[in-house]
Description
The part of an RNA shown here (small-subunit ribosomal RNA, 3' major domain) has 463 nucleotides and comes from an uncultured bacterium. The RNAcentral record of the full RNA draws on ENA and SILVA. The coordinates come from a structure-prediction model, not an experiment, and the mean pLDDT is 82.

Context: one part of a larger RNA
């Protein structure tokens, strides 16, 4: 001056506590660890790895195996030769390749001969190439503590000095926010406020309505500032109230100080040093990342009458679209299939939200709960669905009756719960992510205790 302490004191946090819904059994989905395999590519590993990189592995991507090929090379620049590019047909082959055969000349200079560019093929040499290795050599991002309230600096005082002070006291504060005091006096990176979105009023403006006003889109503005009362209180500031659409940070988001974790990532990019150069480089088919006795995570699905089944009725908000979105008709029990309207889109499509609500059935049962799993019968994308898509009918119907020790999440339009939208994507293993509505709660005595963390203070054989 730090760190530690099963030392002390003050304080905060969904950190207990009081609720609420769950996790840990069940089945299935994904992601690991283990095992295995030729190959199961890498990577990420306490909180802060494990629906993670992957916003989507059947070929492709693929980085991996196994077998076939290639060696100035899939790709970049120079050089020299030759032919414009380019299309199209066969033939061997699993294909990468390898071989015939046709067709057919452009652009810019020049009268032309030629010359250029640009592309293709041969040829040698520099070179290319490496998802090889090291994140313990880096850059650049990025988690984490932690949206905590801290980190520090001039100059001046103080110490023999490391260093202290400022920044300690007392108060408030979401806050090192503010007052107050004081060997300090200023200042700086956070904090707050300045941006963004809701909500309240005023105003301009408006297409895709037959009009107007409202909603509604874009914009400009006003409004909250403890500004007013009223107590306490030197102040700061608290606690009541008042008007008001909002009330004391109105609610969300962006926004992440000095640093810590030799945290992650050399495989997103970038890069320094090693490394391989007929290969550790590249090209193709085909497997593989999709294996499975088992162990973990995270998650949908459910065990049921606050349901479950049929059939009526109603109410969104976001967002997408031209090699797209596809109405309405016709077909099919159905995924679907035809034929097409309209629509670069407040005009047209997706697009009938769903829970809810009204009848009707079920009457506590492994069932009309539950749906795995398996059979067979079709769709559909795509060269191609066998290893390994995804949907539909139809019959099959497994476990599982609410979950041991143990652990998670949330304080308000939040938890629970219901659908709907996008990305990525030819198609999906998506029950994942991001968003958007709808309905719409309980609880919080308090701070002894876990758990983190601020500040002060003590002890220490620690640095």
């Nucleotide at each position: 001056u730090g760190a530690c302490g099963g030392g002390g004191g003050c304080c905060c946090g969904c950190a207990c506590a009081a609720g609420c819904a769950g996790u840990g059994g069940a089945u299935u989905a994904u992601g690991u660890g283990g095992u295995u395999u030729a190959a199961u590519u890498c990577g990420a590993u306490g909180c802060a790895a494990c629906g993670c990189g992957a916003a989507g592995a059947a070929c492709c991507u693929u980085a991996c195996c196994a077998g076939g090929g290639u060696u100035u090379g899939a790709c970049a620049u120079g050089c020299u030769c030759a032919g414009a590019a380019u299309u199209u047909u066969u033939c061997a082959g699993a294909g990468a390749u390898g071989g015939a055969a046709a067709a057919g000349u452009g652009c810019c200079a020049g009268c032309a001969a030629u010359g250029g560019a640009a592309c293709u093929g041969a040829g040698g040499c520099a070179c290319a190439g490496g998802u090889g290795g090291u994140g313990c050599a880096u850059g650049g991002c990025u988690g984490u503590c932690g949206u905590c309230a801290g980190c520090u600096c001039g100059u001046g005082c103080g110490u023999u000095g490391a260093c202290g002070u400022g920044u300690a006291u007392g108060g408030u504060u979401a806050a090192g926010u503010c007052c107050u005091g004081c060997a300090a006096c200023g200042a700086g990176c956070g904090c707050a406020a300045c941006c963004c979105u809701c909500g309240u009023c005023u105003u301009u403006a408006g297409u895709u309505a037959a009009a107007u006003u409202c909603u509604c889109u874009a914009g400009a503005g006003a409004g909250a500032c403890u500004g007013c009362c009223a107590g306490u209180g030197c102040a700061a500031a608290c606690u009541g109230g008042a008007g008001g659409a909002a009330g004391g940070u109105g609610a969300g988001g962006a926004u992440g100080a000095c640093g810590u974790c030799a945290a992650g990532u050399c495989a997103g990019c970038a890069u320094g040093c090693c490394c391989c150069u007929u290969a550790c480089a590249c090209c193709c088919u085909g497997g593989g990342c999709u294996a499975c006795a088992c162990a973990c995570g995270u998650a949908a699905u459910a065990c049921a009458a606050u349901g479950g089944u049929u059939g009526g009725g109603a109410c969104a908000a976001u967002c997408a679209g031209a090699a797209g979105c596809g109405a309405u008709c016709c077909u099919g029990c159905g995924a679907g299939g035809g034929c097409u309207a309209g629509c670069g889109a407040a005009u047209c499509u997706g697009u009938u939200a769903a829970a809810c609500u009204c009848a009707a059935c079920c009457u506590c049962a492994g069932u009309u709960c539950g749906g795995a799993u398996u059979g067979u019968a079709g769709g559909c994308u795509g060269c191609a669905a066998c290893u390994c898509g995804c949907c539909u009918g139809c019959a099959u119907g497994a476990a599982g009756u609410c979950g041991g020790a143990a652990u998670u999440g949330c304080u308000a339009g939040u938890a629970a719960u219901c659908g709907c939208c996008a990305a990525u994507c030819a198609g999906c293993u998506a029950u994942g992510u991001g968003g958007c509505g709808g309905u719409g709660a309980a609880u919080a005595c308090g701070u002894u205790u876990c758990c983190g963390g601020g500040c002060c203070u003590u002890g220490u054989a620690c640095a």